A computed fold for a 71-nucleotide RNA from a Thermoplasmatota archaeon, annotated as transfer RNA.

[in-house]
RNA sequence: GCGCGGUUAGUCUAGUGGUAGGACUGCACCUUGCCAAGGUGCAAGCAUGGGUUCAAAUCCCGUACCGCGCA
Numbered sequence: 001g002c003g004c005g006g007u008u009a010g011u012c013u014a015g016u017g018g019u020a021g022g023a024c025u026g027c028a029c030c031u032u033g034c035c036a037a038g039g040u041g042c043a044a045g046c047a048u049g050g051g052u053u054c055a056a057a058u059c060c061c062g063u064a065c066c067g068c069g070c071a
Stems, first nucleotide, its partner, number of pairs: 001070007010024004018054001026042005047063005
């Protein structure tokens, strides 16, 4: 340099065009004589810039970063 794959919350992960879901962590409350465990609720996320579309995490192009392969 060329090709391919990946990027979703502090962490892990699902989501193949129509409300972004789960687990862990955190916070509050319930439960308990206390702690732990358990229960309920809340907070927290689509790498970035464009395009297509009524509508994009999702499709297309560029960029950044990570990984793999070729030279």
Record summary: NCBI's taxonomy places the organism under Archaea, Methanobacteriati, Thermoplasmatota. It matches the Rfam family "tRNA". Rfam classes the family as a transfer RNA.